RNA sequence: AACGGGUGAGUAAUGUAUCGGAACGUGCCCAGAAGCGGGGGAUAACUACUGCAAAGCGUAGCUAAUACCGCAUACCCCCUACCGGGGAAAGGGGGGGAUCGCUGGACCUCUCACUAUUGGAGCGGCCGAUAUAUUAUUACCUAGUUGGUGGGGUAAUGGCCUACCUCCGGAACGAUCCAUGACUGGUUUGAGAGGACCACCAGCGGCCCUGGGACUGAGACACCGUCCACACUCCUACCGGAGGCAUCAGUGGGGAAUUUUGGACAAUGGGGGAAACCCUGAUCCAACCAUCCCGCGUGUGCUAUGAACGCCUUCUGGUUGUAAAUCACUUUUGUCAAGCAAAAAAAGUUUGUGGUUAAUACCCAUGGACGCUGACUGUACCUGACUAAUAAAUCUCGGCUAACUUCCUGCCAUGUCCCGGGGAAGUACGGAUGGUGCCGUUGUUUCUCAUAAUUACUGGUCGUCCAGCGUGUGCGCGGGGCUCCGACAGAUACAUGUAAAAUCCCUCGGCUCACCCUUGUAACUGCAUUUUUAACUCCCGAACUAGAGUAUGUCAGAGGGGGGUAGAAUUCCACGUGUAGCAGUGAAAUGCGUAGAGAUGUGGAGGAAUACCGAUGGCGAAGGCAGCCCCCUGGGAUAAUACUGACGCUCAUGCACGAAAGCGUGGGGAGCAAACAGGAUUAGAUACCCUGGUAGUCCACGCCCUAAACGAUGUCAACUAGCUGUUGGGUCCUACGGGACUUAGUAGCGUAGCUAACGCGUGAAGUUGACCGCCUGGGGAGUACGGUCGCAAGAUUAAAACUCAAAGGAAUUGACGGGGACCCGCACAAGCGGUGGAUGAUGUGGAUUAAUUCGAUGCAACGCGAAAAACCUUACCUACCCUUGACAUGUUCGGAAUGCUAAAGAGAUUUGGCAGUGCUCGCAAGAGAACCGAAACACAGGUGCUGCAUGGCUGUCGUCAGCUCGUGUCGUGAGAUGUUGGGUUAAGUCCCGCAACGAGCGCAACCCUUGUCAUUAGUUGCUACGCAAGAGCACUCUAAUGAGACUGCCGGUGAUAAACCGGAGGAAGGUGGGGAUGACGUCAAGUCCUCAUGGCCCUUAUGGGUAGGGCUUCACACGUCAUACAAUGGUCAGGACAGAGGGUUGCCAAACCGCGAGGUGGAGCUAAUCUCAUAGACCUGAUCGUAGUCCGGAUUGCAGGCUGCAACUCGCCUGCAUGAAGUCGGAAUCGCUAGUAAUCGCGGAUCAGCAUGUCGCGGUGAAUACGUUCCCGGGUCUUGUACACACCGCCCGUCACACCAUGGGAGUGGGUUUUACCAGAAGUAGUUAGCCUAACCGCAAGGAGGGCGAUUACCACGGUAGGAUUCAUGACUGGGGUGAAGUCG
Repeated sequence: AACGGGUGAGUAAUGUAUCGGAACGUGCCCAGAAGCGGGGGAUAACUACUGCAAAGCGUAGCUAAUACCGCAUACCCCCUACCGGGGAAAGGGGGGGAUCGCUGGACCUCUCACUAUUGGAGCGGCCGAUAUAUUAUUACCUAGUUGGUGGGGUAAUGGCCUACCUCCGGAACGAUCCAUGACUGGUUUGAGAGGACCACCAGCGGCCCUGGGACUGAGACACCGUCCACACUCCUACCGGAGGCAUCAGUGGGGAAUUUUGGACAAUGGGGGAAACCCUGAUCCAACCAUCCCGCGUGUGCUAUGAACGCCUUCUGGUUGUAAAUCACUUUUGUCAAGCAAAAAAAGUUUGUGGUUAAUACCCAUGGACGCUGACUGUACCUGACUAAUAAAUCUCGGCUAACUUCCUGCCAUGUCCCGGGGAAGUACGGAUGGUGCCGUUGUUUCUCAUAAUUACUGGUCGUCCAGCGUGUGCGCGGGGCUCCGACAGAUACAUGUAAAAUCCCUCGGCUCACCCUUGUAACUGCAUUUUUAACUCCCGAACUAGAGUAUGUCAGAGGGGGGUAGAAUUCCACGUGUAGCAGUGAAAUGCGUAGAGAUGUGGAGGAAUACCGAUGGCGAAGGCAGCCCCCUGGGAUAAUACUGACGCUCAUGCACGAAAGCGUGGGGAGCAAACAGGAUUAGAUACCCUGGUAGUCCACGCCCUAAACGAUGUCAACUAGCUGUUGGGUCCUACGGGACUUAGUAGCGUAGCUAACGCGUGAAGUUGACCGCCUGGGGAGUACGGUCGCAAGAUUAAAACUCAAAGGAAUUGACGGGGACCCGCACAAGCGGUGGAUGAUGUGGAUUAAUUCGAUGCAACGCGAAAAACCUUACCUACCCUUGACAUGUUCGGAAUGCUAAAGAGAUUUGGCAGUGCUCGCAAGAGAACCGAAACACAGGUGCUGCAUGGCUGUCGUCAGCUCGUGUCGUGAGAUGUUGGGUUAAGUCCCGCAACGAGCGCAACCCUUGUCAUUAGUUGCUACGCAAGAGCACUCUAAUGAGACUGCCGGUGAUAAACCGGAGGAAGGUGGGGAUGACGUCAAGUCCUCAUGGCCCUUAUGGGUAGGGCUUCACACGUCAUACAAUGGUCAGGACAGAGGGUUGCCAAACCGCGAGGUGGAGCUAAUCUCAUAGACCUGAUCGUAGUCCGGAUUGCAGGCUGCAACUCGCCUGCAUGAAGUCGGAAUCGCUAGUAAUCGCGGAUCAGCAUGUCGCGGUGAAUACGUUCCCGGGUCUUGUACACACCGCCCGUCACACCAUGGGAGUGGGUUUUACCAGAAGUAGUUAGCCUAACCGCAAGGAGGGCGAUUACCACGGUAGGAUUCAUGACUGGGGUGAAGUCG
């Protein structure tokens, strides 16, 4: 060999940290004092032999020691009954004067060992105090357990062990159990207080395959010792053996991941040795790794034509960018070469001095000289030569957050901490250009702290956001009035000891600097000891009366318990009267009733509850308590005195009470009434409504123990403006009506203050103190499991997985409401006429088609774009053609243009012929303008897409009365105020009031038209002049200018206002009628096909041309209209009266022809002149006589007319003939309030032609409006809201499907632990009759002692049986969460 090394399994105290303590040990080391004498017997190595696979072993023989054993000696050692007894050693090395001797030598001496002993140092063992993490869904634990006595054991105290006695001991300041975990100096973070952590370095403890044991030793119950047992690995001849890397390297495995089977003992340190020296994977070095920290570099300067590439572009340019290139310079680094340290001091030899000694010897101490030693390493460093040479990555650019553009893609691909991107213009994805950041790193991920006052000691809260226990009582805990004395536990102050070193801070110094190393302070806020102070707290003692309590008087009360009693009402029973209904509802039905109900009268029975008084009144701790009387009983208030003398406050656990419902036992049961039954309602109606009806409601006893048990506000105490009511008591005053003050309650306002706001506000949610309870995002969930309680129902205590980025509070603005108030509108009502039924026209949907072009789709699309689809239009289809193009600009060349004409073709077009030179300038040559043609390219072109990329225009709410701003004020703020309120109006119109004062866009007015009059002007108008002509301008009319109407006047009402009602006058009266005029905004409303326009797309075609076709189809559905169904009418004959318009490619007169459409004709008119152009309904007369007609006119045939190149697809009109449906229209629905509806005709635009459409015009010309309950729409105020895409909103639960985690579950399989018993290896201790035995004793026999064996006790592994606990798994099952546009309400 017990050190050094490694590691973190165990350990919640046998540990650690800090501070102490007494009953101990100690090899080596230091110091003191003493000794070291004389003997003996063995044994390994070795030799021989036997057997064995090996490991290893046996027998016989020889020998040594500082190995072993006696004897002697014995101190200040040990034991003791105090007499006495006991106990040791070993030699090695060096030197030597005298003396002795026999050759070693004796002897002396030094030294290293050795023995016994005392003390020390360091080290170790033991004991105590304090501190040391989580759980109570772990509350009781303990039998050597607590203590004592005797004994044993240990180095030593001690139940450490044992016998006996005792029954204690620990625990709510958390014992015991479970789970987790080595501890500390320190590290990291933080302003700090704290939080998290213990890798490196250092201290301490545990462990070294797992479990047990001892031996040896100063020290171990021992990492590289030993014995035994299990598991595992290896060897084997199958008998039997070997092993323990959590040492250093290294291997395998696992894993996101962690190095070389290196060098040296040169240094530091350790062990052995007298020393040389040996050993040392400790250590010092090197290797690997951007893992971290520090330093250095990758160049520097000049250089603008702002080169090129790249990227973007508004096409000029911009940016990359002084950046590059070029030129000059430098050489850290790099490469090559030369030189070259420090880390070394020793030891050793020799020599000087001192000590020791008899000694000049040895040895020791301390100097000098000589001389040896380097793993790293030819490394650090230095010098020379050479060259800009060898050296820049990475993330990011929507906001947070520094940094932007383009392309690609098209809710795809992808990205994202969060908010959120991506659906065709993506600064957000991917690429690129450019930029920003950082730089040998940069990003991502994980962990920790901070941010987080988001666990709050510093430093949070609990009315409504999470949070006050349902209420009281009360032990423990905590806090506690006033005065004095004492003491000094807390506290204050000094000192002392300690708080290892390292680390951190400051500082000195050394590596070129820095990291790093190093010097010295400071600090370590702690603990302990000692002293000090006595204000405060605690403690002891003595007083006090302000808190608290007791006594006495008075008072109020649905306070509680028990007993009795009263009247009204409901129901039932009996009897009487009496007859057909009653009851019930929104309306009904079920139900009751002729067997006599309901109604009414009399009598009786029974149960429950107590009208009025009665009240933001009273009482009670809360729950709660109500007729009246009696008995028992609790609490409170008040007044004045007396007494006790802090007795007080709050309270975890505990105890008590605790609405309703519910449960148990026994009663009771009138009414009401879960469940249940029937009837209704309804899509359904397991509901709301109705008729019945059982538990229950009531009483007694016993449970249950929960409520929005709420003031959503714990209890106690103190302080801090007031005012008004009310209940109880008291004092004072009074004119008796009342008033003032005070106290205890109970309500309403309100100041300061508080609050996020709402609100609270002496009864606080204000300012403070004491104590208790409770909270920490939403869901899962007040659930599961476990425990406790309960008869049960269930209560109480109370999680996690998983999931979301919110959930929530208060207030604001809107919107909405089958909320409220007020008001308006042909909104309803009152009326008139229609639509919906028929036929036709027209538009749309659908269907069809080669195409049926496109758009418009609730109101606000559908006789709409289209104020005219036969060709054209035309955008569509088919076929045939063109490609710088039908059209624009630019370049070059040629030609004027143009007209006529032939052929082919469906035509576009193609190929020819003939005629023909103009205009401007210029003397001319020529040039130019316009036009035509050809060539090539830039480009043209697109009714292609996107109205959800846009402009412009338009619709709609709505001609509704609203929408806003500045300044001020209020509010933390969003916002409010103004704009609300009282009146009034058609009106946010006006008046008054008002923290508002003003202003703007809207309203109104200004504009046009119409109604009256005046003036002016009179042609083509008009005519009192008899006609015409002429004349005139009074009238009609025309068209210009004015006047007029303003609630101006009167009366009434009203606030004397605004205004309203009535009246007068007036042509007109209260905006006279009509029009134009459309606020802020809404609907991603409509339009890319009017126009304009971004982006995308096509470019011999999605462009352009031509012919033909289509937009005109047709089972059907819808919208808007026309005409009708007839007599208020049809037809025939005659007669009358408008307005506003149009007209030269035009309107077209007279006259003539035609039955007619129309034709011929040609006058007039560029229009108050001419013309379209006879208005019709109407009036007069005749006829028809209620019929499918003399109604109605569709459809069809024939014959014509007109326009036009053209009338087939596909126009309009005329004549003759034909003569459908239709006899007033279901549900439903539209328009209109006065010159309106209804009805009648006329004209214009478009247009060659085509009007039942549309825009205008006039004629005739009504009815009705009580009124605002209801329907629809709108406005203002207010209220509720979980809505804000705004009710076409939001949203709940079951069911179905998919996935996820989890509970239960017959059980099954493990882990841990425990009880009882069995068992008993090795070992130790005890015992020992068997066997063996050198040293000592004995002459011997033998003995002492020892060993082996046996046995007893203890005990590991193991076994059997039972329990507890925990994990995994399990058919099936329960709820939960999340999912796309499912289903039912």

Predicted 3D model of a 1385-nucleotide RNA (small-subunit ribosomal RNA) from an uncultured bacterium. Its Rfam family is "Bacterial small subunit ribosomal RNA". Gene Ontology terms of the family: ribosome and structural constituent of ribosome.